The prediction has a mean pLDDT of 84. A computed fold for a 72-nucleotide RNA from a Gemmatimonadales bacterium, annotated as transfer RNA. The sequence is in RNAcentral, with records from ENA and MGnify. It matches the Rfam family "tRNA". It is annotated as a transfer RNA.
RNA sequence: GGGCCCUUAGCUCAGUGGUAGAGCAACGGACUCAUAAUCCAGAGGUCGGAGGUUCGAAUCCUCCAGGGCCCA
Repeated sequence: GGGCCCUUAGCUCAGUGGUAGAGCAACGGACUCAUAAUCCAGAGGUCGGAGGUUCGAAUCCUCCAGGGCCCA
C1' cells in the first nucleotide's frame, strides 16, 4: 500500500428499512440473625463520528476513527 470482517446498555451479543432487545452484572424489594443462593420489580443505550439516499436509517451508500485477519 491492497482486500475482508467487527464497532449496539457496565460486560457478552441479537436486531439487515417501520416505536432498539436478551442474558449476565449493578441498584431496589422479598426471604435470612446476617451473607450468599433463589424469587419479584423497575431502571439503564445521541446504535463509534460526520455526511448522503428515503415519507422513514442501528439497518442502504460515501468518508473518517478504533480493533482484528489475510496479501504485498